Context: one part of a larger RNA
């Protein structure tokens, strides 16, 4: 000087408390451990691994296993020699990779030789490796933590390590600001500048809008530029104003006006550093290793196994509910090998046909809600696992191993021990919708979007994490 203390003081954070909803029990989905296996590829492992790398494992992917092939190679550059247009079609064997054969076809310049460009074979350089080392590395990431800290120059103090500044009195979300002070300044952080959202104005008026007028089956059409909206510019909030407190300061409390008030709400943004943290399998890269194989091609299998154990979720156990009929209201997105209206057809998944739309034009499109009916507490008209049968769709192909539909079957489950998690407002809870990946999909995941819309916070003693000062110290 730090780190540490079941030392002290001050102060924060859904840290506790106060509340609301979950987890732990059930079934299923998914990840992991374990076990099994020819293989169940590899990585991630307290917090900071475990719906994580996976934003799409039937083949492919694929790195694993088994079998069958291949050796200048699936891919790059260049050389030597030989042969040949490139290329396309087709036959035989084979699971395919591949092996063997047949036919068509003759590039550009040049009279030609030949050159350019391309292919095949042989040879030798080399290729190739998701093989090892994240404890050789770059890059990128997690975490402490959006915590308020981390430092520097000069000066001053100290033999020195170092201190001071950065401590102190107030204050703040903040090393934020004020005051004081052997310090005076400065940098990286904080804040602001950026984006979205909340109010108003201006400009603009189509594919959007419709108050008044015409019209009416419909903003279709005429028309309108008000309103909504769209998207560009601007205004607005600054403790600016008033009162009180305070050191007359910073600042705090209350009030006015205002769409909004003291950082309005949300996002992006992550200081010096810590964990030899993670990643050599995204990529790059040093070293080491393989080179008829640890490379490469291919059929099939595996990554999907199942006595178990754990994490994360979904669906429930019902009446604030289930079922049936009727009837409203979003936002954000996607769409041409696409979205697909309408009509016909099927109980349905879907099929047939087909308008429009590269889209403020056409299209994909709500559910909870509301109105009416029914069920009456029952393992039930709750719950839907599991299994049997019949189908639809995607795809070369759904046996291992897809999703969906219909009929039948109807399991566990009656609110879940110790424990443990999230959340302070348009939040939790609840309801649906969209997108990426994607032929399809094991999505209940991830990322977004809107609809409905709470309860509670006395307080900081305690648990966890953190900041500042101080004290002890046998630790560095």
């Nucleotide at each position: 000087u730090g780190a540490c203390g079941g030392g002290g003081g001050c102060c924060c954070g859904c840290a506790c408390a106060a509340g609301c909803g979950g987890u732990g029990g059930a079934g299923c989905a998914u990840g992991u451990g374990g076990u099994u296996u020819a293989a169940u590829u590899c990585g991630a492992u307290g917090g900071u691994a475990c719906g994580c790398g996976a934003g799409g494992a039937a083949c492919c992917u694929u790195a694993c296993c088994u079998g069958g092939g291949u050796u200048u190679g699936a891919c790059a550059u260049a050389c030597a020699c030989a042969c040949c247009g490139a290329u396309c079609a087709u036959c035989u064997g084979g699971a395919g990779a591949c092996a063997g054969g047949u036919g068509a076809g003759c590039g550009c310049a040049g009279c030609a030789a030949u050159g350019c460009g391309g292919g095949u074979g042989u040879g030798a350089a080399c290729a190739g490796g998701u093989g090892c080392u994240g404890c050789a590395u770059g890059g990128c990431u997690g975490u402490c933590g959006u915590c308020a800290g981390c430092u520097c120059g000069u000066g001053c103090c100290g033999u020195g390590a170092g201190g001071u500044g950065u401590u102190g009195g107030g204050u703040u979300a903040a090393g934020u600001c004020c005051c004081g002070c052997a310090a005076c300044g400065a940098g990286c952080g904080c804040a602001a500048c950026c984006c979205c959202u909340g109010u108003c104005c201006u400009u603009a008026g189509u594919a959007g809008c419709c108050a008044g007028c015409a019209g009416c089956g419909a903003g279709a059409u005429g028309g309108g530029a008000a309103c909504u909206c769209u998207a560009a510019g601007g205004a607005g909030a600054c403790u600016g104003c008033c009162g009180g407190g305070g050191a007359c300061a910073a600042c705090c409390c209350g009030g006015a006006g205002g769409a909004a008030g003291g950082u309005g709400g949300g996002g992006a943004u992550g200081a010096c550093g810590u964990c030899a943290a993670a990643u050599c399998a995204g990529c790059a890269c040093g070293g080491c290793c393989c080179u008829u194989a640890c490379g490469u091609c291919u059929g099939g299998g595996g990554c999907g196994a199942c006595a178990c154990a754990c994490g994360u979720g979904c669906u429930a156990c019902a009446a604030u509910g289930g079922c049936c009929g009727g009837u409203a209201c979003a936002g954000a997105g996607g769409g041409c090998a696409g979205c697909g209206a309408g009509c016909c057809u099927g109980u349905g998944a879907g099929g047939g046909u087909a308008a429009g739309c590269g889209a403020a034009u056409c299209u994909c499109g709500a559910a909870a809600g509301c109105c009416g009916g029914u069920c009456u507490c029952a393992g039930u008209u709750c719950g839907g696992a599991u299994c049997g049968g019949a189908g639809u769709c995607u795809g070369c192909a759904a046996c291992u191993c897809g999703a969906c539909u219909c009929c039948g079957u109807g399991a566990a489950g009656u609110u879940g021990g110790a424990u443990u998690c999230g959340c302070u407002a348009g939040u939790a809870a609840u309801c649906g919708c969209g997108c990426a990946u994607c032929a399809g999909c094991c999505a209940u995941g991830g990322c977004g979007c809107g609809g409905u819309g709470a309860g509670u916070a006395c307080g900081u003693u305690c648990c966890c994490g953190g900041g500042c000062c101080u004290u002890g110290c046998a630790c560095a």
This is a predicted structure of a 476-nucleotide part of an RNA (small-subunit ribosomal RNA, 3' major domain) from an uncultured bacterium. The full RNA is in RNAcentral, with records from ENA and SILVA. Rfam family: Bacterial small subunit ribosomal RNA.